[in-house]
This is a predicted structure of a 502-nucleotide part of an RNA (small-subunit ribosomal RNA, 5' domain) from a metagenome. Rfam family: Bacterial small subunit ribosomal RNA. The RNAcentral record of the full RNA draws on SILVA.
Context: one part of a larger RNA
């Protein structure tokens, strides 16, 4: 010198961009963050309309309505967040799976035939403070079984043909065994089932990198390999029986510490060396510890069961909760923001669509946290004024600086007009940017520093005192080093200091 998610101190005029709990993965009041489909079902309340029936404001029929909730389908595995834990195939690159799966998407073939019994909501009733649960009874389905058919799939035999990288792969014909659907909603269509195939995503294995420590020298029993077996989407000691006696290790095993990982970022001529905050990909985790359910897909933040710790409710029997989503609250701490506006963009999620939902995000707020852009006037102007300060008392210097005379009008302010961003009658942002037009220098300068290192002197208080201070070192009566004053010097909406990396 450079940097920084920074914080102090002292100042503070504007606007664009971005950036903001690095500490306690510490607790959490309160709203809001994941719903949606009536064109899959059955039922249908409020209100409206008509009849009827009158005891004059009800009670019965049908029709419209279409709330609440059920039952079904998809979605909730995304996207938001966070950095504990992890020295791992976790991450990065790079090969390989002939050992795999993959809902909605796209291409192709081929079918959806005949029955069936439920049950939820709805009715009657119990049981509990409540959370919640229970009997009886009805009833729909694209919800659930039974049975037929199989282009074709899978498994079994046994044959053939062709490939290969070792187990083997592919394909063709025969036999046996199994295996399917909702012809359902609507009138452009969407959907249902089986197979092949793409695309996406994902899962596995493997070679090579990327901490620090030997005051850590041995480690290991599912441990290392095998056969059969279970299990898995799939390989595999993943698991289990049974046999062998192996396996790793100074090229550093095993222990300990410490960290998510990468692209990148900061510095550095450049090898390097530090570092992972904003944004991106990956991984991991969700109050802590364990488990499975469901699904194409989780061992699931706002899903479920156990255990713990904390809270909170209670009729003491029993029961509810998890902000490491946005907000915001206490606590920590030097320290980090509004419980704000919208779905009008863009993407997600259902949905035939109209739409609904979206603290994703899109925007505003607060904060000199940065970067970057502007502004605080410009020209004149000497008797070199008055003041201040020095003075060798003659002057010097502040200083063209002020006045003062002329001019300008950027930002700010007022006023009028007003957007792109939307294809439309949709715009939160916003009456914003933007443009005009008024008025007037008018509203707008401060912090460090002057002994060397380092650019910048004097005076005057103090007298090893008070005090400075990165280093060397000032200060004990003539201090350019402390304080204050005048003047100088550097930066400037900043400017010192601390604190880290280069």
């Nucleotide at each position: 010198g450079g940097a920084c998610g920074a914080a102090c101190g002292c100042u503070g005029g504007c606007g664009g961009c971005g950036c903001g709990c690095c500490u306690a993965a510490a607790a959490c009041a309160u709203g809001c963050a994941a719903g949606u489909c009536g064109a899959a079902c059955g039922a249908g309340a409020a209100g409206c309309c008509c009849g009827g029936g009158c005891u004059u404001g009800c009670c019965c029929g049908g029709g419209u309505g279409g709330a609440c909730a059920g039952u079904g389908g998809c979605g909730a595995a995304c996207g938001g967040g966070u950095g504990a834990g992890u020295a791992a195939c976790a991450c990065g690159u790079g090969a390989g799976g002939a050992a795999c799966c993959u809902g909605c998407c796209c291409c192709g073939a081929a079918g959806a035939c005949c029955g069936g019994g439920a049950u939820a909501a709805g009715c009657c009733g119990g049981g509990g403070a409540a959370a919640c649960u229970u009997g009886g009874u009805c009833u729909a389905a694209u919800a659930c079984c039974g049975g037929a058919u199989g282009c074709c799939c899978u498994c079994g035999a046994a044959g053939g043909a062709u490939c290969g990288c070792a187990u083997g792969g592919u394909c063709c014909a025969u036999c046996g065994a199994g295996g399917a659907a909702a012809u359902g909603g609507a009138u452009u269509c969407c959907g249902c089932u089986u197979c092949g195939g793409g695309a996406u995503g994902g899962c596995c294995u493997c070679g090579c990198g990327g901490c620090c420590u030997a005051u850590c020298a041995g480690c290991u029993u599912g441990u290392u390999g095998g056969u059969g077996a279970g299990g898995u989407a799939a390989c595999g000691g993943c698991u289990c029986a049974c046999c062998a006696a192996g396996g790793c290790g100074a090229c550093g095993a095993c222990g300990g510490g410490u960290a998510g990982c990468u692209g990148g970022u900061c510095u550095g001529a450049g090898a390097g060396g530090a570092u992972g905050u904003c944004c991106a990909g990956c991984c991991a985790c969700a109050c802590u510890g364990g488990g499975a359910c469901u699904g194409a897909g989780a061992c699931a933040c706002g899903g479920c069961c156990c255990a713990g710790a904390c809270u909170c409710c209670u009729a003491c029997g029993g029961g509810a909760g998890g902000c490491a989503g946005c907000a915001g609250u206490u606590a920590g701490g030097a320290a980090u923001c509004u419980u704000g506006c919208g779905c009008a963009a863009u993407g997600g999620g259902c949905g035939a669509a109209a739409g609904c939902c979206u603290g994703a995000c899109g925007c505003a707020g607060c904060g000199a946290c940065g970067c970057c852009g502007c502004g605080u006037g410009c020209g004149g102007g000497a008797u070199g004024a008055a003041g201040g300060c020095c003075u060798u008392c003659g002057g010097g210097u502040u200083g063209u600086a002020a006045a003062c005379c002329g001019c300008u009008u950027u930002c700010a302010g007022c006023a009028g007009g007003g957007a792109c961003g939307a294809a439309a009658u949709u715009g939160a942002c916003g009456g914003u940017a933007c443009c005009u037009g008024c008025a007037g220098a008018a509203g707008a300068a401060g912090c460090c520093c002057c002994g060397g290192c380092c650019a910048a002197c004097u005076a005057c208080g103090u007298g090893c005192c008070a005090g400075c201070a990165g280093c060397c070192g000032c200060g004990g009566u003539a201090a350019u080093a402390c304080g204050u004053a005048g003047g100088g010097g550097g930066c400037g909406a900043g400017c010192g200091u601390u604190g880290u990396c280069c």